[in-house]
Context: one part of a larger RNA
């Protein structure tokens, strides 16, 4: 050095768990905010950190209720001081505090700092303490210029908003990569993005519909009709309606309404704590029984955790059954308040041009909607019926409301999985948007497991007062020793046999 064997080392695969994830299914909730949010700095304990909670009243104070023996929040043990049956701690309602920053709003400003007026009140006259000083838009009032009237403009007052926040809506605006085997028309696609606004849904919505001479009868979702009629450099590809069957139904005002908001009512119904809850014993094995044996029980409860291995009867629960002083809360009455269009729709309809929208790319292009320039009729009238025109058929535009069925889930509560099981599952099961890079935008990790129970190894040795070991000693078990379950390969090693 090879190659067998046996025994170690490293090394963190496997296994086996789960406190974290993921999808969802049923309820709730669907917003917080100038009464000052979300987000954070700072603090604040007897004791230095970080987490959590809090806010100078500062791991918290008062109250009303639950519960009943302990108790001082986690990491994190143990001391020290104290609180508790005059009911603590804990739990849930409702009330007070609530530094500074942030829309942030007295002014500024390099957040969490810096500088003011003003009133009121109080003073040892130094100053304290309290409230109040941003803009905007509405509204009213009083002042007001070039300019007589006025008007812009000042000022005051009183209400409202402002800012966040996941994802659905509705509106304004709106690529490109890509397909078109290349590219322009077209596609991708009204997507991504950006701005406004609003709700718990949001839009839409009570026929100037839509059908065929038969009728329907308001929108909205869904299935179908149907990849069909079409529409397309008739390429790539886009792609309906009518009708049918479902969900869900609700219909009104403009000639004082539909409706909205607010408060009070007594009684239901639920929500924020909780209370009650059957029914098992010897034995054997083993460290430990819930196993095996043997005899019983209970069941509206044999969901599910947990206890020293696998427990209906050992705990904590489940089935049922009960329970609220205080807040919420749905639906009901019944009071008060409010609210504005206006009074049947004219600069409309319709036309030309230029677009845009309907599945429909100008085409024979109707419908809708306007940028520009015109422009009507008045129910004896008007609009559609896919160029146009008659007849026929239906409806009645140019005012405005409306629930349901539908859309989605930051979030709260209960429950499920032929989901993951620590290179998986969320990027994060562990103090994670952390540590770390990055001027920024922004990028972004690794990281679980001793044991049933610390009984976490007294005491003795070697050693540097080490580091690590060896005895003792706990324990079933220490080759479970804290670099701690299991301990694969790779790799290195010790010994022994064979080869060279």
């Nucleotide at each position: 050095c090879g190659c067998a064997u046996a025994c170690g080392g490293u090394g963190g695969a496997u296994g086996c768990c789960u406190u974290g994830g993921c999808a969802g299914u049923c309820a709730g909730a669907g917003g917080c905010g100038a009464u000052g949010a979300a987000a954070g700095a700072c603090g604040u304990g007897g004791a230095a950190g970080c987490c959590u909670g809090c806010g100078a009243u500062a791991a918290g104070g008062c109250u009303c209720g639950g519960g009943g023996a302990g108790c001082u929040g986690g990491c994190a043990a143990a001391c020290a001081a104290g609180c508790u049956a005059u009911g603590a701690u804990c739990c849930g309602g409702g009330c007070a505090u609530c530094u500074c920053u942030g829309a942030a709003u007295g002014g500024g400003g390099a957040a969490a700092c810096c500088c003011a007026c003003c009133g009121a009140c109080u003073u040892u006259c130094g100053g304290g303490u309290c409230g109040g000083u941003a803009u905007c838009u509405u509204a009213c009032a009083c002042u007001g210029a070039a300019u007589c009237c006025a008007u812009a403009g000042g000022u005051g007052u009183a209400a409202g908003a402002g800012g966040c926040g996941a994802a659905c809506u509705c509106g304004g605006g709106g690529a490109a990569c890509u397909g078109a085997a290349a590219c322009a028309u077209c596609u991708a696609a009204g997507u991504a993005c950006c701005c406004g606004a609003a709700g718990g849904a949001a839009a839409a919505g009570a026929a100037a519909u839509c059908a065929a001479c038969c009728g329907a009868g308001a929108u909205u979702c869904c299935c179908u009709a149907a990849g069909u009629a079409g529409c397309g450099g008739c390429g790539a590809g886009c792609g309906a309606a009518c009708g049918g069957g479902g969900a869900c139904c609700a219909g009104c005002c403009c000639u004082u309404a539909a409706g909205c908001u607010g408060g009070a009512c007594g009684a239901c119904u639920g929500g924020u704590a909780g209370g009650a809850g059957a029914a098992g014993g010897c034995c054997c094995u083993g460290g430990a029984a819930a196993g095996a044996g043997c005899c019983g029980c209970c069941a509206u409860a044999g969901u599910g955790g947990g206890u020293g291995a696998u427990a209906g009867c050992c705990c904590c629960g489940u089935a049922u059954c009960c329970g609220a002083a205080a807040c919420c809360u749905g639906a009901g009455u019944u009071c008060a308040g409010u609210g504005a269009a206006a009074a049947c729709g004219a600069g409309u309809a319709g036309g030309a041009c230029g677009g845009g929208u309907c599945a429909c790319g100008u085409g024979u292009a109707a419908u809708c909607c306007u940028g520009u320039c015109u422009g009507a009729a008045c129910a004896u009238g008007g609009g559609g019926g896919g160029a146009c025109c008659a007849u026929c058929c239906u409806c009645c535009a140019a005012g405005g409301c409306u629930a349901a069925a539908u859309a989605c889930u930051c979030c709260u509560g209960a429950c499920u999985g032929a989901c993951c099981g620590a290179u998986a599952g969320u990027g994060a099961a562990c103090c994670a948007g952390u540590a770390c890079c990055g001027u920024g935008a922004g990028g972004g990790a690794a990281a679980g497991g001793c044991g049933a129970a610390a009984a976490g190894a007294a005491c003795c040795c070697c050693u540097g007062u080490g580091a690590g070991g060896g005895g003792a000693g706990u324990g079933a078990a220490a080759u479970a020793g804290a670099c701690c379950c299991u301990g694969a390969a790779a790799c290195c090693g010790u010994a022994u046999g064979c080869g060279u």
Molecule: large-subunit ribosomal RNA, domain I
Organism: Marinobacter daqiaonensis